This is a predicted structure of a 120-nucleotide RNA (c-di-AMP riboswitch aptamer (ydaO/yuaA leader)) from a soil metagenome. Its Rfam family is "c-di-AMP riboswitch aptamer (ydaO/yuaA leader)". Rfam links the family to the GO terms cyclic-di-AMP binding and regulation of gene expression. The model forms 92% of the base pairs in the Rfam consensus. The RNAcentral record of the sequence draws on MGnify.

RNA sequence: CGCUUAAUCGUGCACACGAGCCGGGGACCCACCUCACAUGGGGUGAAUCCGCGGGCUGUCCCGCGGUAGGGCGCCUUUCCCGCCCGAACCCGUCAGCUAACCCGGUCAGCGGUUGUGGAA
Numbered sequence: 001c002g003c004u005u006a007a008u009c010g011u012g013c014a015c016a017c018g019a020g021c022c023g024g025g026g027a028c029c030c031a032c033c034u035c036a037c038a039u040g041g042g043g044u045g046a047a048u049c050c051g052c053g054g055g056c057u058g059u060c061c062c063g064c065g066g067u068a069g070g071g072c073g074c075c076u077u078u079c080c081c082g083c084c085c086g087a088a089c090c091c092g093u094c095a096g097c098u099a100a101c102c103c104g105g106u107c108a109g110c111g112g113u114u115g116u117g118g119a120a
Stems, first nucleotide, its partner, number of pairs: 001111004008019004020106006030096001040094001041091004049066007069085005
């Protein structure tokens, strides 16, 4: 100087507070209303689903290939195209939507340039 993300800014400074942005809970109305089958249900997020193979028996894990979906770049814009992501975690038997109202978060991870120092 840029990128992902809500995750920035201001005051203060031991804490913290405020603004902005973001998320959850929560009426009428509306919607769902039931049973059974290994199986509770729900939330943040783009991050779902499928096939094959292997673990081991399963609702799971690993690998490969795709995919719903998402990001960046190019472009006047869209499309196309190029490069990527397609995770992880949380609540705890409980939550549809939802005005008033109530409660929280504001992390983290990257790339480039310049300067200084060091090493090879």